[in-house]
Context: one part of a larger RNA
RNA sequence: AUUGAACGCUGGCGGCAUGCCUAACACAUGCAAGUCGAACGGCAGCACAGCAUGUAGCAAUACAGGUGUGAGUAGAGCGGCGGACGGGUGCGUAACACGUAGGAAUCUGCCUGGAAGUGGGGGACAACUCGAGGAAACUCGGGCUAAUACCGCAUACGCCCUAAGGGGGAAAGGGACCUUGCGCUAUUGGAUGAGCCUGCGUCGGAUUAGCUAGUUGGUGAGGUAAUGGCUCACCAAGGCGACGAUCCGUAGCUGGUCUGAGAGGAUGAUCAGCCACACUGGGACUGAGACACGGCCCAGACUCCUACGGGAGGUAGCAGUGGGGAAUAUUGGACAAUGGGGGCAACCCUGAUCCAGCCAUGCCGCGUGUGUGAAGAAGGCCUUAGGGUUGUAAAGCACUUUCAGUAGGGAGGAAAAGUUAGUCGUUAAUAUCGGCUAACCCUGACGCUACCUACAGAAGAAGCACCGGCAAACUCCGGAGGGUGCGAGCGUUAAUC
Numbered sequence: 001a002u003u004g005a006a007c008g009c010u011g012g013c014g015g016c017a018u019g020c021c022u023a024a025c026a027c028a029u030g031c032a033a034g035u036c037g038a039a040c041g042g043c044a045g046c047a048c049a050g051c052a053u054g055u056a057g058c059a060a061u062a063c064a065g066g067u068g069u070g071a072g073u074a075g076a077g078c079g080g081c082g083g084a085c086g087g088g089u090g091c092g093u094a095a096c097a098c099g100u101a102g103g104a105a106u107c108u109g110c111c112u113g114g115a116a117g118u119g120g121g122g123g124a125c126a127a128c129u130c131g132a133g134g135a136a137a138c139u140c141g142g143g144c145u146a147a148u149a150c151c152g153c154a155u156a157c158g159c160c161c162u163a164a165g166g167g168g169g170a171a172a173g174g175g176a177c178c179u180u181g182c183g184c185u186a187u188u189g190g191a192u193g194a195g196c197c198u199g200c201g202u203c204g205g206a207u208u209a210g211c212u213a214g215u216u217g218g219u220g221a222g223g224u225a226a227u228g229g230c231u232c233a234c235c236a237a238g239g240c241g242a243c244g245a246u247c248c249g250u251a252g253c254u255g256g257u258c259u260g261a262g263a264g265g266a267u268g269a270u271c272a273g274c275c276a277c278a279c280u281g282g283g284a285c286u287g288a289g290a291c292a293c294g295g296c297c298c299a300g301a302c303u304c305c306u307a308c309g310g311g312a313g314g315u316a317g318c319a320g321u322g323g324g325g326a327a328u329a330u331u332g333g334a335c336a337a338u339g340g341g342g343g344c345a346a347c348c349c350u351g352a353u354c355c356a357g358c359c360a361u362g363c364c365g366c367g368u369g370u371g372u373g374a375a376g377a378a379g380g381c382c383u384u385a386g387g388g389u390u391g392u393a394a395a396g397c398a399c400u401u402u403c404a405g406u407a408g409g410g411a412g413g414a415a416a417a418g419u420u421a422g423u424c425g426u427u428a429a430u431a432u433c434g435g436c437u438a439a440c441c442c443u444g445a446c447g448c449u450a451c452c453u454a455c456a457g458a459a460g461a462a463g464c465a466c467c468g469g470c471a472a473a474c475u476c477c478g479g480a481g482g483g484u485g486c487g488a489g490c491g492u493u494a495a496u497c
Stems, first nucleotide, its partner, number of pairs: 001496003005493005012366006019358001020324001025322003029319003034081003040077001045073002048070002051066001053064004088277003098201006106194002111190004116185003119153001121151002128143006159168003173182001203249003210240003215237008252274004256267004279300005302313004330356001332355003338352001339350004369399004379390004403460001405455005413446001418440008463486005474481003
C1' cells in the first nucleotide's frame, strides 16, 4: 500500500459497487422454457350472436336447461421451431485444457446473394370411443380420423456414386379465393458458429530414473462431418527420457487484479473470453448442433409414496431451509427498458435482465454549524501558592439552514408497435405487402424517482486507538487532568507485495 475479509467499540445521510472464499454437504415450498389455431383433426371448457322449448309476466323482458350454426378464446392431443442459448459452479484436468501464432482433411438450423423446382397418389398413428389391468405411476387391446406427420410414383439446371457405359435421389402447404407476400425441396456462394492438427509458452518434488504393447511406424479395411492406431487384421521393432520421461502432490487457464520506481513477486472474487461439470458412474437416442443442469436408459448411494406387487426425485438456476463455519443478503417488484425463444402480427414466456430490500463490506461525497466573543468566567487539573493549563473553548451577541423532517411542484430513461392519410416500390391493380412522411392513440417496475420550491428551528447527528522504546505525544497519581493520530469510522487478527 492492499483485501470478496472477520472480530471488538462506535455509528447521521447519500451515490456507486461488492456480498458462502468453508460442505461439488443434504434439501421442504414457489417460480426459473416455452410458443404457434396463419400446419391439423376435434370441441373438454369459457364466452358472444341466432333458433325453438319451459317458467314468471298483459307485454317489453328476465331466468333455466337443450340444440345445431357462425365469429372468438382455448385445456389435452398430433405437428413445427425452441428446450445445445441464456443462468450456475470450479469437482476433475499439468492437458493442444488455456494463451499466442499458424495449418488442412471438415460440418454449419435460423440469416443472406445466385440459379432451378413446388406435379400426381397412398397407407397409417394419437386425440376420440369401447373394453381390460393397476393402490398409484401408468399400461394393454379393439374401432374411427386429419395434417406443413409418414411412404411410394413422376420430374432433375445443378447434386451424389461410377469400372465413365451408366446408375441414384426431392418437395407442403396455410392465410376463405386470385395476385403478391410467408413457407417447402434440391443446389451453389457468403456470413456466423463449431470440430480437428501443429510450433512456442504454462506449478512443486530426483528422498520418483527408467517408462511404453495399440505401445511406435507401415499396408489394407472399418468408422467419422473430417485427418489420424480412432478401431481391427497382417507386417516391422520401434517410440519417450537428466533439454527431467514415468510417478507423486497441487491447481481450472487467460484478459486482468494487488504490490513495486522498475525488473519482479503474489493472485485469478466481481466483469469479459475459453474449458470442464450438472446426486455418483456408464451409455446412447433425437437433432444443424448434446452424448444434453430443470430429456431418456442402466447401475449405485440417499430421500419420499405404497394396498408391499411397485413407483417418484435430483437447487453447482432465483429466493429460501438445515448443516459446516470467524463469516457472506429477500421464500421482493416488473417485463417499462436492453436482450433472448415462439408467432405474419397482436401478443405470450423470460428469477436473463432492469429495479427495489438487507449489511459502514469497500470506494467517494456531505453533515454534525458559522462569525464574533478575555471578565482569559465558573468548574476540573497542576503548582515553587505568584501563577499555569483546559481556553475563544464555553456562556453571551450576530447569522446561516446544507443534510435529515414536513408540504407542494416535477423531468429523463419511450422509441417502437397500433389506427388513419399521403407518397415511393411491388403488382394488371386504387387490393395486399414493404419503405418513408404526417396526424391521432397508447405503453414506466423503479416511483411518495432525480431535481426544484416553501416551512420551522442550532435545532436531530462523534467516536476509536494511543502517549516506556520503535514512534509524534507528560503531569499528578487507588484515579484523573492534559495531549497525539485518524475520523463515521477507529482499532485488532489473518493474508499478499

The part of an RNA shown here (small-subunit ribosomal RNA, 5' domain) has 497 nucleotides and comes from an uncultured prokaryote. Model confidence (mean pLDDT): 82 of 100. Its Rfam family is "Bacterial small subunit ribosomal RNA". Its family is annotated with ribosome and structural constituent of ribosome in the Gene Ontology.